[in-house]
Molecule: transfer RNA
Organism: Aquifex aeolicus
RNA sequence: GUCCCCGUAGCUCAGGUGGAUAGAGCGCGAGAUUCCUAAUCUCGAGGUCGGAGGUUCGAGUCCUCCCGGGGACGCCA
Numbered sequence: 001g002u003c004c005c006c007g008u009a010g011c012u013c014a015g016g017u018g019g020a021u022a023g024a025g026c027g028c029g030a031g032a033u034u035c036c037u038a039a040u041c042u043c044g045a046g047g048u049c050g051g052a053g054g055u056u057c058g059a060g061u062c063c064u065c066c067c068g069g070g071g072a073c074g075c076c077a
Base pairs, nucleotide, nucleotide: 001073002072003071004070005069006068007067010026011025012024013023019057028044029043030042031041032040050066051065052064053063054062
């Protein structure tokens, strides 16, 4: 330098034929249970879906550029 994959909650990830409320597990907070703790159960908070622009009635999802991470290949003329 070329190509491929990934980026979604504090962490690990699902969602990839665009469709109307963005989810799970763990973690966090509250409550129930318990003499107390742990475990268990219930409820809750937490996200501008990496950034910008575009297409569309509608974008986490499609297109372009950029940023970050990983990988493959190549390079000395």